Large-subunit ribosomal RNA, domain II from a Candidatus Parcubacteria bacterium, 705 nucleotides, folded computationally. The prediction has a mean pLDDT of 81. Rfam family: Bacterial large subunit ribosomal RNA. The source organism's lineage runs through Bacteria, Bacteria candidate phyla and Candidatus Parcubacteria.
Context: one part of a larger RNA
RNA sequence: ACCAACGAGUCCGCGUAUUCGGCUUGUUUAAGGGGUUAUGCCCCGAAGACAAAGCGAAAGCGAGUGUGAAAGCGCGUUAACUCCACUCAGUGGGGGGUCGUUUACGCGGGACCCGAAGCCAAGCGAGCUUGCCGUGACCAGGGUGAAUCCCGCCGAAAGGCGAGAGGAGGCCCGAACCCGUGAGCCGUGCAAUACUCUGGGACGAGUUGCGGUAAGAAGUGAAAAGCUAAACGAGCUUGGUAAUAGCUGGUUCUCUCCGAAAUAGCUCUAGGGCUAGCCUUCCGUGAAAAAAUUCUUUUGGGGGUAGAGCACUAAAUGGAAUGUCUUGGAUUUUCCGGACAUUCCAAUUAAACUCCGAAUACCAAAAGAAUCAGCGGGAGAGUAAGACUGUGGGGGAUAAGCUCCAUAGUCAAAAGGGGAACAGCCCAGACCACCAUCUAAGGUCCCUAAAUUUGGACUAAGUGUAGUAAGGAAGUGUUUUGGCUUUGACAGGCAGGAAGUUAGCUUAGAGGUAGCUAUCUUUUAAAGAGUGUGUAAUAACUCACUGCCCUACUUUGCCAGAGCGCACCGAAGAUUUAGGGGGCUCAAGUCCAAUACCGAAGAUGUGGAUUGCCGCUUAACGGCGGCAGUGGUAGGAGAGCGUCUCUAUUGCGCUGAAGUUUCGAUGCAAAUCGGAAUGGAGCAAUAGGGAGUGAGAAUGUUGGU
Repeated sequence: ACCAACGAGUCCGCGUAUUCGGCUUGUUUAAGGGGUUAUGCCCCGAAGACAAAGCGAAAGCGAGUGUGAAAGCGCGUUAACUCCACUCAGUGGGGGGUCGUUUACGCGGGACCCGAAGCCAAGCGAGCUUGCCGUGACCAGGGUGAAUCCCGCCGAAAGGCGAGAGGAGGCCCGAACCCGUGAGCCGUGCAAUACUCUGGGACGAGUUGCGGUAAGAAGUGAAAAGCUAAACGAGCUUGGUAAUAGCUGGUUCUCUCCGAAAUAGCUCUAGGGCUAGCCUUCCGUGAAAAAAUUCUUUUGGGGGUAGAGCACUAAAUGGAAUGUCUUGGAUUUUCCGGACAUUCCAAUUAAACUCCGAAUACCAAAAGAAUCAGCGGGAGAGUAAGACUGUGGGGGAUAAGCUCCAUAGUCAAAAGGGGAACAGCCCAGACCACCAUCUAAGGUCCCUAAAUUUGGACUAAGUGUAGUAAGGAAGUGUUUUGGCUUUGACAGGCAGGAAGUUAGCUUAGAGGUAGCUAUCUUUUAAAGAGUGUGUAAUAACUCACUGCCCUACUUUGCCAGAGCGCACCGAAGAUUUAGGGGGCUCAAGUCCAAUACCGAAGAUGUGGAUUGCCGCUUAACGGCGGCAGUGGUAGGAGAGCGUCUCUAUUGCGCUGAAGUUUCGAUGCAAAUCGGAAUGGAGCAAUAGGGAGUGAGAAUGUUGGU
């Protein structure tokens, strides 16, 4: 890992609702007792319980009662019967009551199953290890050479020097022995700590044998919370014990109907709960007159958002006027400048401004439409971690696949088609079958189903075929404005481009050309008080402007500008160049228009299944037809299949039961039936009862391979 077997909502008590049943001029027994065909059944037993009357804290009173002076107000008041049908009495059904019973849920219990770390008690452990006690054992060899003693020399002495003996030391080197420093090796090992090399101690606080002693909130500890039998911040075993787990995991057959939530309030609450909201189911109401629900239209409402505005509040800019102030400036009874206040003019800003003011939304009425949605009550839930997208906003940085609201959609719980791939985007909601048709979004050169379709433009950048800025730029197309043009435009060539005058001021100088002011006049075909280069300033060159040469032209050409379309630069990213790819240029790109076609589980067609309602029919079960439905997680409701066993009935079986293998048929399914083979002794159907009743998952348990 696989296979097989086992493996999880149970039982008891109480309660609420419900199914069915008994009784109802109430219902029912408990303990106990009697009988019997004896874990059973029958009978007795009303003690008690529920109900029939309530109100009050109570005394108590009572269809009333409590409060209160009263009025009022609160809670009660149909009741051992009642309603309906048929009836002479009476019977049957419904409601109410009670007892039993079915199912669902709640509460208490281990309470769907498995799972802690832990807490407490009683015992067992010091053959490991820690300390201690008793009694024993062990430490090759070498080195150093303390005290002390003896001897010699010197000295008055104290003492000094020298030689020898001596053998001290938690001394030195180093085996045994003890330890375990660094590295390697091993790391499903030789080994649950070893091996190799290296290393520390090696007469000491040394090592060690045997015996003994101290233990679980306790021991022991040269102290690391170390050690106390391979895992000790409280050992191990058993018990309390199925501890508890708002946590994780798992929870077993089928089909049908409906179908959520991720929100609000409160919470030692935030990954848990309670109530409400949203779902299911039953009953009642609602039935076409009225009322209620949803939608559409019309009518009538209130509003202060978007926008807009400045009339208030607040902010904010320029100008003017007036008043007050003004160590400021000047040409000083005044002027200029500044500040503050008021007024006026012009142009503004605002979530917490409004003289105004929508669209929507909301409320109500009327009409119309709806195969009922709504409302009330009972029972059962789940949910209370949401996600993205569009829109309106807050926070953030008008960042985030960010965060918090509102509103709509989708996903969640939705498959199908498109988007290359891609929960949340676009289209569209899968009952089943079909080698039928039409479409949606999106597409139609090839991959790849369908146009190498039609008409007209643009783009030359592989722009583009998926998305990018400010800014730059004789790209190109188109629209438009002004002007010039055989009286010769535009470009080119030749020539002129002057005078007052060096304009005035300024300045060292300022002569068209540093700067400031003004920008006239004359001669002219024309020529600025000057467009640039240049000079210290002049000079010099050049331009504007003019003449001539040259020639374009009514399909005119040229100059300057504006708008729009598509392109260019701006333009840097990490596996692979990259529109999904190939590839594409009068496109297979972009824009405008048109016609075909493809394209989904959509729609249609044909056949079938099923749910609800309606109609017809049937004694009943049921049958036929019509209309509307049949995606689905949590979850609710309904109907079934199968296993074991018991009761009753009916059957099968050695002429072959169960089981096993295989083939076929039937049923929407769970499953069932039949044939063959194997097997060799029990088994089934029908109607009911009772459950240790269905396996793929739980790091599930046991066994096997």